[in-house]
Context: one part of a larger RNA
RNA sequence: UGGCGGGGGCCCGCACAAGCGGUGGAGCAUGUGGUUUAAUUCGAAGCAACGCGAAGAACCUUACCAGCUCUUGACAUACCUAUCGGGAUUUUGGAGACAGAAUCUUUCAGUUCGGCUGGAUAGGAUACAGGUGCUGCAUGGCUGUCGUCAGCUCGUGUCGUGAGAUGUUGGGUUAAGUCCCGCAACGAGCGCAACCCCCGCCCUUAGUUGCCAUCAUUUAGUUGGGCACUCUAGGGGGACUGCCGGUGACAAGCCGGAGGAAGGUGGGGAUGACGUCAAGUCAUCAUGGCCCUUACGGGCUGGGCUACACACGUGCUACAAUGGCGGUUACAGAGGGUUGCGAGGCAGCAAUGCCAAGCUAAUCCCUAAAAACCGUCUCAGUUCGGAUUGGGGUCUGCAACUCGACCCCAUGAAGUCGGAACCGCUAGUAAUCGUGGAUCAGCAUGCCACGGUGAAUACGUUCCCGGGCCUUGUACA
Numbered sequence: 001u002g003g004c005g006g007g008g009g010c011c012c013g014c015a016c017a018a019g020c021g022g023u024g025g026a027g028c029a030u031g032u033g034g035u036u037u038a039a040u041u042c043g044a045a046g047c048a049a050c051g052c053g054a055a056g057a058a059c060c061u062u063a064c065c066a067g068c069u070c071u072u073g074a075c076a077u078a079c080c081u082a083u084c085g086g087g088a089u090u091u092u093g094g095a096g097a098c099a100g101a102a103u104c105u106u107u108c109a110g111u112u113c114g115g116c117u118g119g120a121u122a123g124g125a126u127a128c129a130g131g132u133g134c135u136g137c138a139u140g141g142c143u144g145u146c147g148u149c150a151g152c153u154c155g156u157g158u159c160g161u162g163a164g165a166u167g168u169u170g171g172g173u174u175a176a177g178u179c180c181c182g183c184a185a186c187g188a189g190c191g192c193a194a195c196c197c198c199c200g201c202c203c204u205u206a207g208u209u210g211c212c213a214u215c216a217u218u219u220a221g222u223u224g225g226g227c228a229c230u231c232u233a234g235g236g237g238g239a240c241u242g243c244c245g246g247u248g249a250c251a252a253g254c255c256g257g258a259g260g261a262a263g264g265u266g267g268g269g270a271u272g273a274c275g276u277c278a279a280g281u282c283a284u285c286a287u288g289g290c291c292c293u294u295a296c297g298g299g300c301u302g303g304g305c306u307a308c309a310c311a312c313g314u315g316c317u318a319c320a321a322u323g324g325c326g327g328u329u330a331c332a333g334a335g336g337g338u339u340g341c342g343a344g345g346c347a348g349c350a351a352u353g354c355c356a357a358g359c360u361a362a363u364c365c366c367u368a369a370a371a372a373c374c375g376u377c378u379c380a381g382u383u384c385g386g387a388u389u390g391g392g393g394u395c396u397g398c399a400a401c402u403c404g405a406c407c408c409c410a411u412g413a414a415g416u417c418g419g420a421a422c423c424g425c426u427a428g429u430a431a432u433c434g435u436g437g438a439u440c441a442g443c444a445u446g447c448c449a450c451g452g453u454g455a456a457u458a459c460g461u462u463c464c465c466g467g468g469c470c471u472u473g474u475a476c477a
Base pairs, nucleotide, nucleotide: 001477002476003474004473005472007471008470009469010468011467012466013465015461016460019425020424021423022422023421026317027316028315029314030313031312032311033310034308035307042053043052064303065302066301067300068299069298070297073128077127078126079124080123081122082121083120084119085106086105087104088103089102090101091100092099093098108118109117110116130292131291133290134289135288139286140285141281142280143279144277146275151190152189153188154187155186156185157166158165159164170181171180172179196269197268198267199266201237202236203235204234205233206232207231210227211226212225215224216223240263243257244256245255246254247253319418323377324376325375326374327373328372335366336365337364340359341358344355345354346353347352384415389410390409391408392407393406394405395404431453432452433451434450435449436448437447
């Protein structure tokens, strides 16, 4: 100087408390451990691994296993020789890779006309290619975490033999090393804040695909008309403790009030200082070193990553009457769409199929649910719950056996609110309800986003956890 303390003081955070909902019990989904296996590819490991890499494992992916098969190689550059191409279809052997045959189509470019130059294909030889092989404790890059915590430093000066100190401590104050005052310090940098984006109010510009107050018109903003209003998307205004009162040290600020759409950081996002964890990643990529080179490289078929006495994490659905079922019926936002979204009609109980309008989209389509109203069920393992299993179908795709999703009929399991313990959340939040998107042929209870309905509680900081500042002890560095 730091770290640490079941030392002290001050302060903060859904840290506790006050509340609401949940996990832990059940079934299932998913990840992991373990076990099994020819293989169940690899990585991630307290917080900060475990619905994580994976924004999609039937083949492919795929890295794993078995078998078959190739050796200058699937890919790059260079050399030599030969040839000029390429595409489609049929067909033989084979599981296929691969090897062979036939037909059809169209038949390289430039040119100084010299196989001269370029390009492509095939064969050969060698340099080499190739490796998701090892080392994240050799690395770059990227990322997590403490933590959006308020800190981390420097120049000059001063003090100290020195390590170092001072500044950065102190008195107030703040979300903040934020600001004020004081002070052997005076300044400065990286952080904080602001500048950026979205939402909330107003003005203005513009008026189609959007809108409709007035006038006509219509089943319908449908048409004429209009751009007031809504909206869209450009530009601007607006909030600054600016004003008033109190308080404070005449300060910074704090408390209350006015006006205002909004008030003291208005709400949210992006933004992550010096560093810590030899944190994570050699399997995104790049890369040093080491290793393999008829194999640890390449191709293919099939299998596996989907196994299952068990254990854990994260979720979904429930155990019901604030509910289930049937009928009637209202209201979003944000996205996506031409190999696509598909209105409407018809067929089917349905998944879906057939026909097919419109839309390259403020134009057309995907497109709401919970809520509300009426009826029924009357507390039961039930008209709750839907696992499991049998049967029949639909769709995608070369192909759903291992191993897809969905629909219908039948079957109807556990489960009556969950031990110790643990988690999230302070407002348009929790809870609850549906919607969209990426990936994607198909496959979502995951992820990312969107809106609808919409609470309770916070006395307080003694205690638990994490953190900041000062101080103290120290046999630690």